Model confidence (mean pLDDT): 84 of 100. The RNA shown here (c-di-GMP-I riboswitch aptamer) has 91 nucleotides and comes from Anaerolinea sp.
RNA sequence: UCCGAUAAAUCGCAAACCUGUUGAAAGACAGGGACGCAAAGUCAUGGGUCUAAAGUUGUAGAAAUACAACCAGGAUCGCCAGACCGCCGAA
Numbered sequence: 001u002c003c004g005a006u007a008a009a010u011c012g013c014a015a016a017c018c019u020g021u022u023g024a025a026a027g028a029c030a031g032g033g034a035c036g037c038a039a040a041g042u043c044a045u046g047g048g049u050c051u052a053a054a055g056u057u058g059u060a061g062a063a064a065u066a067c068a069a070c071c072a073g074g075a076u077c078g079c080c081a082g083a084c085c086g087c088c089g090a091a
Stems, first nucleotide, its partner, number of pairs: 012037002017032006035078001041084003045081003048076003055070006
């Protein structure tokens, strides 16, 4: 220096749920709260999943509009892979 644990320690993060704000929604943010996490740090790049406002098409309608289908440029890195960075450090 590399690898590296069902070890120990330090510092961390924070699911569900509740309250508030925000968003068309999925969701996000703040406070409370801890199910878990050694990358549950960062990046939506590939796959997956969620949502469908706008748009397109169709149906109804005189129209306004309503309903249905499709659709991500929206969301998720606490679904998987990849990239970058990183604490401890036994044999």

The sequence was found by an Rfam model in a public genome assembly. The source organism's lineage runs through Bacteria, Bacillati, Anaerolineales, Anaerolineaceae and Anaerolinea.